[in-house]
RNA sequence: CGGCGUAACCGGGACGAUCGCCGGCAUCUGAAAAUAUGUCGGAGGAAAGUCCGAACACCGCAGGGCAGGGUGCUCCAUAACGUGGAGUCGCGGUAACGCGAAGGAAAGUGCCACAGAAAACAAACCGCCCGGCGCCUGAUAUCGGGUGCCGGGUAAGGGUGAAACGGUGCGGUAAGAGCGCACCAGUUCCCCGGGCGACCGGGGAAGCUAGGCAAACCCCACCCGGUGCAAGACCGAAUAGGGGAGCGCUUGAGGGCGGCCCGUCCGAUGCUCCCGGGUAGGUCGCAAGAGAUGCCGGGCAACCGGCAUCCGCAGAUGAAUGAUCGUCGCCCCCAUACGGGGCAACCCGUUUGCGGGAACAGAAUUCGGCUUACGGGUUGCGCCGGCCG
Numbered sequence: 001c002g003g004c005g006u007a008a009c010c011g012g013g014a015c016g017a018u019c020g021c022c023g024g025c026a027u028c029u030g031a032a033a034a035u036a037u038g039u040c041g042g043a044g045g046a047a048a049g050u051c052c053g054a055a056c057a058c059c060g061c062a063g064g065g066c067a068g069g070g071u072g073c074u075c076c077a078u079a080a081c082g083u084g085g086a087g088u089c090g091c092g093g094u095a096a097c098g099c100g101a102a103g104g105a106a107a108g109u110g111c112c113a114c115a116g117a118a119a120a121c122a123a124a125c126c127g128c129c130c131g132g133c134g135c136c137u138g139a140u141a142u143c144g145g146g147u148g149c150c151g152g153g154u155a156a157g158g159g160u161g162a163a164a165c166g167g168u169g170c171g172g173u174a175a176g177a178g179c180g181c182a183c184c185a186g187u188u189c190c191c192c193g194g195g196c197g198a199c200c201g202g203g204g205a206a207g208c209u210a211g212g213c214a215a216a217c218c219c220c221a222c223c224c225g226g227u228g229c230a231a232g233a234c235c236g237a238a239u240a241g242g243g244g245a246g247c248g249c250u251u252g253a254g255g256g257c258g259g260c261c262c263g264u265c266c267g268a269u270g271c272u273c274c275c276g277g278g279u280a281g282g283u284c285g286c287a288a289g290a291g292a293u294g295c296c297g298g299g300c301a302a303c304c305g306g307c308a309u310c311c312g313c314a315g316a317u318g319a320a321u322g323a324u325c326g327u328c329g330c331c332c333c334c335a336u337a338c339g340g341g342g343c344a345a346c347c348c349g350u351u352u353g354c355g356g357g358a359a360c361a362g363a364a365u366u367c368g369g370c371u372u373a374c375g376g377g378u379u380g381c382g383c384c385g386g387c388c389g
Stems, first nucleotide, its partner, number of pairs: 001385010013328007021042007029034001044360001048371002051369005056228004068224005073087005088102001089100004103219002108217002110213003125158002127154012166184006185209002187206008232284004242275006254266004291310008330357003334353002337350005
């Protein structure tokens, strides 16, 4: 210098002006609701998807089991997790590093397309070998060669397939075969050493050679009640129902006719009062919490502990957190001048000018994760290659 890997961070940037929105507090007015003024606060790294796990709330629940669902290498972390950390093993990469639903197929059942003879208590299509019979033939010493059919042996060779029942060699055999042996690979078992463990290293034994699929059923181990803040708690009208008491029912309670009396009209399914449930609506839940920041200590780390400091600081409910303008800044393209590098095309840095761009997305009870989306930028550490000293 180039190409990569990884871990983090920032995130429609800053300042100003004008006009607005939501909430808290104070003050003025007001009975209250509210209004006005002032002041303070007002979205995210994912607030998203709602995929996991919790807190919290209500309902259910003696205990145990079955069914059902989930998780699945080990150890650790955590309130918990399907999350995270550190490892193991396998795969990919020259490497840094990345990825992995990674228990059991030697408990049972099942499946393995097409092709192929056969897809798993094996199997004979071609080939190879043996025997019998027929035919042809050489020699002619009842010995041999070829070919067809039948019967048998054979998993060495060919062929099919994603996959064909260990590999190489020697022996062996009619031909072959772990049939025997040596070496190699794998499996199971035993011993020694290391590790908390997954597992790793070394040694030995057994011809044991056992196909794949459990994201098929299943087996094993562990975990699991349901519903979600529209949970739920409290206050609670108007109207219409419900219950009770009193009065009244043609000898008239009560009501209408502008205030009173008379009068007149209506009037019994009535009038007055009290109680209770529900609804509308309101208040709480609801912002101090598995909290944030800093320092110290423990741990490889996730994380944990201690101390100090900070917190009215979004809390809406058809749902606020915005809009416009100006200046500066950021990124890209083109042009430009200067400097540097290169044989050159061109590249790098800086200057100026025109033009363009700035994403994904928005709280709705809260928290821990995961996943997905995203313009552009910054930093740390590491790997590989080249050049120079």